This is a predicted structure of a 73-nucleotide RNA (transfer RNA) from Chamaesiphon sp. CSU_1_12. Its Rfam family is "tRNA". It is annotated as a transfer RNA. Rfam describes the family as follows. Transfer RNA (tRNA) molecules are approximately 80 nucleotides in length. The RNAcentral record of the sequence draws on ENA. The source organism's lineage runs through Bacteria, Bacillati, Cyanophyceae, Chamaesiphonaceae and Chamaesiphon. The prediction has a mean pLDDT of 81.
[in-house]
RNA sequence: GACGGCAUAGUUUAAUUGGUGAAAAUACCUCCCUUUCACGGAGGCGACGAUAGUUCGAGUCUGUCUGCUGUCA
Numbered sequence: 001g002a003c004g005g006c007a008u009a010g011u012u013u014a015a016u017u018g019g020u021g022a023a024a025a026u027a028c029c030u031c032c033c034u035u036u037c038a039c040g041g042a043g044g045c046g047a048c049g050a051u052a053g054u055u056c057g058a059g060u061c062u063g064u065c066u067g068c069u070g071u072c073a
Base pairs, nucleotide, nucleotide: 001072002071003070004069005068006067007066010026011025012024013023019056028044029043030042031041032040049065050064051063052062053061
């Protein structure tokens, strides 16, 4: 330099051909349990990389940018 792939809670993963409130585990916080911690139980917090476009409607489709990664040179 050329051509691909990926980007969703702190972390790891879902979300069916674009459809109406984005789900779960774990972590964190609070309470219960326990002499205490751990374990266990109940509840809470928290996310679609950025921007623009298409559409009645975008995590999903399209363009550009950013980051990571792979192949070739």